[in-house]
RNA sequence: AGGGCUGUGGUCUAGUGGCUAUGACAUCACCUUCACAAGGUGGGAGUCCGGGGUUCGAGUCCCCGCAGCCCUA
Numbered sequence: 001a002g003g004g005c006u007g008u009g010g011u012c013u014a015g016u017g018g019c020u021a022u023g024a025c026a027u028c029a030c031c032u033u034c035a036c037a038a039g040g041u042g043g044g045a046g047u048c049c050g051g052g053g054u055u056c057g058a059g060u061c062c063c064c065g066c067a068g069c070c071c072u073a
Base pairs, nucleotide, nucleotide: 001072002071003070004069005068006067007066010025011024012023018056027043028042029041030040031039049065050064051063052062053061
């Protein structure tokens, strides 16, 4: 320098253009226990990497960047 893949709560992740963005772990509160663990119920936590475009509608499609990984030179 060229090419490919990936980017979504604290972590990992699901998500045919119709969604108020899914689940697990973690975290908080309560129940249970003498207490802890396990278990049960509920809550909070995401400007979906940034910007622009297409569309009635974008996490999803297109373009330009940024970051990480890989390949080629």

This is a predicted structure of a 73-nucleotide RNA (transfer RNA) from a Candidatus Woesearchaeota archaeon. Rfam family: tRNA. The family's RNA type in Rfam is transfer RNA. Rfam describes the family as follows. Transfer RNA (tRNA) molecules are approximately 80 nucleotides in length. The source organism's lineage runs through Archaea, Nanobdellati and Candidatus Woesearchaeota. The sequence is in RNAcentral, with records from ENA. The coordinates come from a structure-prediction model, not an experiment, and the mean pLDDT is 81.